[in-house]
RNA sequence: GGGUUGUUAGCUCAGCGGUAGAGCAGCGGACUUUUAAUCCGCUGGUCACAGGUUCAAUUCCUGUACAACUCA
Numbered sequence: 001g002g003g004u005u006g007u008u009a010g011c012u013c014a015g016c017g018g019u020a021g022a023g024c025a026g027c028g029g030a031c032u033u034u035u036a037a038u039c040c041g042c043u044g045g046u047c048a049c050a051g052g053u054u055c056a057a058u059u060c061c062u063g064u065a066c067a068a069c070u071c072a
Base pairs, nucleotide, nucleotide: 001071002070003069004068005067006066007065010024011023012022013021018055026042027041028040029039030038048064049063050062051061052060
């Protein structure tokens, strides 16, 4: 340098064009003599960035950045 894949909550990951979700973590409460465990509830997002297509884009297309794998 070429090719492929990935980038979504603090972390690990879902989400095949129509209101962004789960688990863990965090916060509050119940229970308990206390802690832990368990249960209930809540908070938390520029969907890497920019542009394009579309009535509508996390999703499709192009470019850029970063990471992994691969070829030379």
Record summary:
This is a predicted structure of a 72-nucleotide RNA (transfer RNA) from Candidatus Zinderia insecticola. The organism belongs to Candidatus Zinderia, within Bacteria. The RNAcentral record of the sequence draws on ENA. It matches the Rfam family "tRNA". By type it is a transfer RNA.